A computed fold for a 152-nucleotide RNA from Geodermatophilus sabuli, annotated as c-di-AMP riboswitch aptamer (ydaO/yuaA leader). It was read from a public genome assembly, where an Rfam model found it.
[in-house]
RNA sequence: CGUCGGAUCCCGCCGAACCGGGGCGCGGCCACGCGUCGCGCCCGGACCGGGGACCCACCGCAGCACUGGGGUGAAGCACGGCCACGCGCCGUGCCGGGCGACCUCCCCGCCCGAACCCGUCAGCUAACCCGGUAGGCGGACGGAAGGAACAG
Numbered sequence: 001c002g003u004c005g006g007a008u009c010c011c012g013c014c015g016a017a018c019c020g021g022g023g024c025g026c027g028g029c030c031a032c033g034c035g036u037c038g039c040g041c042c043c044g045g046a047c048c049g050g051g052g053a054c055c056c057a058c059c060g061c062a063g064c065a066c067u068g069g070g071g072u073g074a075a076g077c078a079c080g081g082c083c084a085c086g087c088g089c090c091g092u093g094c095c096g097g098g099c100g101a102c103c104u105c106c107c108c109g110c111c112c113g114a115a116c117c118c119g120u121c122a123g124c125u126a127a128c129c130c131g132g133u134a135g136g137c138g139g140a141c142g143g144a145a146g147g148a149a150c151a152g
Stems, first nucleotide, its partner, number of pairs: 010139005018045003022042008046133006056123001068121001069118004076094007095113006102147003106143002
C1' cells in the first nucleotide's frame, strides 16, 4: 500500500413498520437537583392493511375446455423449449419496481420481479368493525435543467 473478514459510532437503503412525552415500574450514572440515560407496560399522534351499505359493477343466451376463490407485496402477462408433465426449470418479448445521499423531470449506470397469508369465503363501499408498526441490508460521492433550503 492492497485484499478479505469482524466490531463500534455515525450516516444511508428496501419496507407502513415512525414520532411524542402524560403516567407507572425496574436498573445504571451523578453534580444527589422529582437531574440524566436505558428498558418494560400504558396513553396520544402519525402511517399501513383487511372486512363492511345505498349507487354502480357483476348477475342474460349458446358452445367448448379447465377448475375453487381471495389477500399483502413491484414481484405480472405472452410465446417457445425442457420436463419428474408440478403453480417446476430455461430463453425471448412486453410490462412492473428500487438505488445512484435535499426535491422533481430528463439522460446514463447498476440491480429486483420474491415470499407469505386466508381457508370454500370476501367486487366497489359512507357509517362502523378488525389488525400491523416487523424484518433485512449498505459504506455512496453519475450528467444536466428547474426549484427548495442554508450560508455569505
The prediction has a mean pLDDT of 75.